[in-house]
RNA sequence: AGAGUUUGAUCCUGGCUCAGGAUGAACGCUGGCGGCGUGCUUAACACAUGCAAGUCGAACGAAGAUUUAUGAAACCUAGUGAUUAAAUCUUAGUGGCGGACGGGUGAGUAACGCGUGGGUAACCUACCUGCAACACUGGGAUAACAGUUAGAAAUGAUUGCUAAUACCGGAUAAGCGCACAGUACCGCAUGGUACGGUGUGAAAAGCCGAGACGGUUGCAGAUGGACCCGCGUCUGAUUAGCUAGUUGGUGAGGUAACGGCCCACCAAGGCGACGAUCAGUAGCCGAACUGAGAGGUUGACCGGCCACAUUGGGACUGAGACACGGCCCAAACUCCUACGGGAGGCAGCAGUGGGGAAUAUUGCACAAUGGGGGAAACCCUGAUGCAGCGACGCCGCGUGAGUGAAGAAGUAUUUCGGUAUGUAAAGCUCUAUCAGCAGGGAAGAUAAUGACGGUACCUGACUAAGAAGCCCCGGCUAACUACGUGCCAGCAGCCGCGGUAAUACGUAGGGGGCAAGCGUUAUCCGGAUUUACUGGGUGUAAAGGGAGCGUAGACGGUAAAGCAAGUCUGAAGUGAAAUCAUAGGGGCUCAACCCUGUAAUUGCUUUGGAAACUGUUUAACUAGAGUACCGGAGGGGCAGGCGGAAUUCCUGGUGUAGCGGUGAAAUGCGUAGAUAUCAGGAAGAACACCGGUGGCGAAGGCGGCCUGCUGGACGGUAACUGACGUUGAGGCUCGAAAGCGUGGGGAGCAAACAGGAUUAGAUACCCUGGUAGUCCACGCCGUAAACGAUGAAUACUAAGUGUUGGCACCCUAAGGGUGUCGGUGCUGCCGCAAACGCAGUAAGUAUUCCACCUGGGGAGUACGUACGCAAGUAUGAAACUCAAAGGAAUUGACGGGGACCCGCACAAGCGGUGGAGCAUGUGGUUUAAUUCGAAGCAACGCGAAGAACCUUACCAGGUCUUGACAUGGGAAUGACAGGUCGGUAACGCGACCCUUCCUUCGGGACAUUCCACACAGGUGGUGCAUGGUUGUCGUCAGCUCGUGUCGUGAGAUGUUGGGUUAAGUCCCGCAACGAGCGCAACCCCUAUCCUCAGUAGCCAGCAUUUUGGGUGGGCACUCUGUGGAGACUGCCAGGGAUAACCUGGAGGAAGGUGGGGACGACGUCAAAUCAUCAUGCCCCUUAUGAUCUGGGCUACACACGUGCUACAAUGGCAGUUACAAUGUGAAGCGAACCCGCGAGGGGGAGCCAACCACAAAAAGGCUGUCUCAGUUCGGACUGUAGUCUGCAACCCGACUACACGAAGCUGGAAUCGCUAGUAAUCGUGAAUCAGAAUGUCACGGUGAAUACGUUCCCGGGUCUUGCACUCACCGCCCGUCA
Repeated sequence: AGAGUUUGAUCCUGGCUCAGGAUGAACGCUGGCGGCGUGCUUAACACAUGCAAGUCGAACGAAGAUUUAUGAAACCUAGUGAUUAAAUCUUAGUGGCGGACGGGUGAGUAACGCGUGGGUAACCUACCUGCAACACUGGGAUAACAGUUAGAAAUGAUUGCUAAUACCGGAUAAGCGCACAGUACCGCAUGGUACGGUGUGAAAAGCCGAGACGGUUGCAGAUGGACCCGCGUCUGAUUAGCUAGUUGGUGAGGUAACGGCCCACCAAGGCGACGAUCAGUAGCCGAACUGAGAGGUUGACCGGCCACAUUGGGACUGAGACACGGCCCAAACUCCUACGGGAGGCAGCAGUGGGGAAUAUUGCACAAUGGGGGAAACCCUGAUGCAGCGACGCCGCGUGAGUGAAGAAGUAUUUCGGUAUGUAAAGCUCUAUCAGCAGGGAAGAUAAUGACGGUACCUGACUAAGAAGCCCCGGCUAACUACGUGCCAGCAGCCGCGGUAAUACGUAGGGGGCAAGCGUUAUCCGGAUUUACUGGGUGUAAAGGGAGCGUAGACGGUAAAGCAAGUCUGAAGUGAAAUCAUAGGGGCUCAACCCUGUAAUUGCUUUGGAAACUGUUUAACUAGAGUACCGGAGGGGCAGGCGGAAUUCCUGGUGUAGCGGUGAAAUGCGUAGAUAUCAGGAAGAACACCGGUGGCGAAGGCGGCCUGCUGGACGGUAACUGACGUUGAGGCUCGAAAGCGUGGGGAGCAAACAGGAUUAGAUACCCUGGUAGUCCACGCCGUAAACGAUGAAUACUAAGUGUUGGCACCCUAAGGGUGUCGGUGCUGCCGCAAACGCAGUAAGUAUUCCACCUGGGGAGUACGUACGCAAGUAUGAAACUCAAAGGAAUUGACGGGGACCCGCACAAGCGGUGGAGCAUGUGGUUUAAUUCGAAGCAACGCGAAGAACCUUACCAGGUCUUGACAUGGGAAUGACAGGUCGGUAACGCGACCCUUCCUUCGGGACAUUCCACACAGGUGGUGCAUGGUUGUCGUCAGCUCGUGUCGUGAGAUGUUGGGUUAAGUCCCGCAACGAGCGCAACCCCUAUCCUCAGUAGCCAGCAUUUUGGGUGGGCACUCUGUGGAGACUGCCAGGGAUAACCUGGAGGAAGGUGGGGACGACGUCAAAUCAUCAUGCCCCUUAUGAUCUGGGCUACACACGUGCUACAAUGGCAGUUACAAUGUGAAGCGAACCCGCGAGGGGGAGCCAACCACAAAAAGGCUGUCUCAGUUCGGACUGUAGUCUGCAACCCGACUACACGAAGCUGGAAUCGCUAGUAAUCGUGAAUCAGAAUGUCACGGUGAAUACGUUCCCGGGUCUUGCACUCACCGCCCGUCA
């Protein structure tokens, strides 16, 4: 000293939380010793038992005991012993002193209770000290005691006796008190002091050991108290008025004393926004804790004061009490009782019950310190000194020290190599603080006396022995791994963690912190400048009153003098001690603790001084303020009158079928004559144009014209007053609209209401009507986003430019310029601000005053009060709940916001899908199984380029267990492979035949079988643990970086702007300059030409020919293959900015990227895939692995997607006749020829293919037929008979022939593809494949229509704007219900 937490990120505002210290603490776990402290915070609840205040015989009488002496009487003696005297001891009673101290508690008390400083000229003070003066002389009682007597007891009653330092007279009076009149001096007032005079009043006690101790009066001191006063002393105004002995006076009473303290009479006062009264809470202080301080909180222990003693009241005694262990009364409670009546008071020390989270022994001693009594000895003392219990706190000590690497074992972890625990342990060598044992043994005591205590302390011997836990380890905050768990169990101070890889839960290992303690809880201060005096704010975060006038108050211009209240300064008193501070000192071994000194106690009081500032007084000034005079501007206000346009209504005319209204309509009006139009009339309300960030007003607000009355501001002049000013709590006044009351008025408009529409609904928006109201007069209401979200006033602080009202000056004068005062706008520096922004009209710099704020919600709500006719307004909480709520700005995303642009996006066209039948995929259903995955676009003829078995992962059944597959060990065999046979549903199984290589002869290689374990294996799970691959936005034009600059920052700039492009393509401009990934180009195919090459390709010319490029020959052409050329806006014209570029043209095979393909930026979708593959973790291991047979993936009320074939005449059928390209072929393609209606069969030429084959191209052409029909269209379905492939076509293949001949006549809402060799249409080939395409991928043939254009739908890009979204509009969020 700060940190965490609002956001995607940022800056601010703002709350919440944490780290520190403390405690009379409690709880959890743990616990060795000692010292010093400390211990009912709750029930001022109730208390058994014991103790806590007595003492004096030197005040008194009496009784008893003991000792000594005496010694009557009686007795033989011993001895018993009356009486008397003396001494000692004990004590109930009378008497004295003390029980008013000490000890406890904090209920009450908001008070002169406490603190502090004063006053008493208004007072008292036993015992103690000093001084002065005295103590003479009498008297009568009474307790004890004895007797009688009441009562259960407590306690009495009565008769008789007796003493005193008990009580009562008389005398005396230095001095004292009282009364009367006086003198001197003094005081703030009442008054005081001193002096003398007269009158008057009141004292005393003895005892004894003869030393003393006591007694009385007066004065003084000391001590202790009493009363009064200034100042200070909690919260609430949702407590604003309180007060009748109340405030004062006179008189009397009372008191130690003043006083309404009490009483009688008189007066009507007294207190209060500087907070009375009332309510709540509370003992106050020195001090304690905390804090840098200022402050805040507390008032345990120790000390001072106060109050109380079961509750309430009262007095007595006394120097002192209205009395904790005294009295009386009342009440509650408890106890005793013979029921008549009595007794008691732990908030003393122990202790008990109870309450509570919680707080100790019914201990020892008066040895010390102090207290009471006494002459003293001494007695008493739960005050006190000690001990006991409690880690409750503070302080100190210990639980060992050195050495010791095989880095032991164990444990944890691991990538299996290791690493950690860890010099830690063990082992070896030492030591003895504490505890234990033994011996000695204090001080505290000044002569004696020691509870503590055989204690502290010292010495000796002995053993590493008897002595470590608690919390934490995600961030804040020091400290990390494994396992378990799986939004469960749990954690959490805040943020938050846990949904199968949790450093946050639980356990373990390890680590961190503190340590006889450690954590938790509670409370206080701090951090929190988060109540801001020090030290905050109010345009938008919480916060300026709606506005003015003005009271109290606060603040206040220039120059001067006086005073000294504030202020400053010196001195004195006080501020108790203890505490705190102290690098002052001392004592316990140190420390805590204790003793002693110093300093401090920031305050109050008294007094001396200063006079700048504030204050106050005096007399001045004119710059603030006001008055006067002159002048102009204005929707300022109030009252009265006048005007025209418009609307509606009424009357009359013309005129005829509609009008009106809307997005479109309808309700409505109209043939009883509307709307329209003309003329006349009525009524009410509002005042077009001018009109303007123009004017006026305090704000609300004010607009036709005229008149009257009236307020304010401004300019000029400088005559007058002389600080008269500013602000303003309460108060008063004004205060839009709506609303309320009474009475008018009512044209238009128009809440409510009615109807029509819209809509899923429509209590709305739209339409037709329409009542309050809007208008006037009078009275209320008192609120608004009453906003500039900005209180009022004054001064100062760069400029520029409009506009409005005045004034002055100048000029070239219907104008222009310069200056100045007042208002109203804009731009903009300094400065301010979180930023936005404000910026002489401040949100700047200063001063004064007022109002208001202190997290969000609850809530401007409830209650109370005031106002109001009501509606309601003003004032204005709490419980509870959240960790945020909020401001400004930034990036993105989004908008049924804007601008620009693009795309088969729409539009313009062509052809489809959706309807039918079938094929295929999906959902659903079914099933033993119908294996699994894919799910909007971007799943659904998708994985699958091809499920009869296999595939196959699924189901049923059979079988195997080191295994179908890999590596390693041992043994046996010589094979394995192959062939034959048996058996089985099949595999598995069994039998037979046949059968190695190398060699140094030891063996080795290889293979099979068997055995034992490591292990294999898994299409089991997790694509949300992953790699790789892929889809998609999108071939969209974007995505970024470095340096610089701007901004507190997130970020911005660059990348925006003006053009242009298919393009962030290029050009220009610019606080940017450059660069990267993308675009384009480089690559492939294709279109033209050239060169080279020429067989299996080709044939112009030559020859030949069976007429077929067949042959010779040739390589010109086609073609094939290699390598090149060509196109670059290069040229011209125009446009454009002289640019980029665009338009047109020439030439050219091709023209502005010629046409296609491959190629996919940063990223998004936790997109898809663990079943291509790879892979972490989890799971199975005689099974979730392996193998075999059969079945299933092909099911079928249904729904969807993608296709094929059609519905026909641009056609079908029959005949005939042309023209391709890409490809494929040896387990292959398979010709000719023959057979079969055909699928196909036989056959086998040729071909490893520019050679042969597949292979027929089809649409097309030509001819014929059909003639609009469910047909000569269409071909599903079905029957029969076949063909082919294959181990095998039942489930479940394709094809053929004959027969059968279904739906379907162009398809609802909706929806898809395509811009040119494209769509459409026609056929061909290939991959997979034994066989099995309407699918997929390729190939060529024929070959269109249309695009005005970008308003709209969808998607995308750039800029901008709004935003409470950022998981980003499939967002956020409100209400109701559960």
Molecule: small-subunit ribosomal RNA
Organism: uncultured bacterium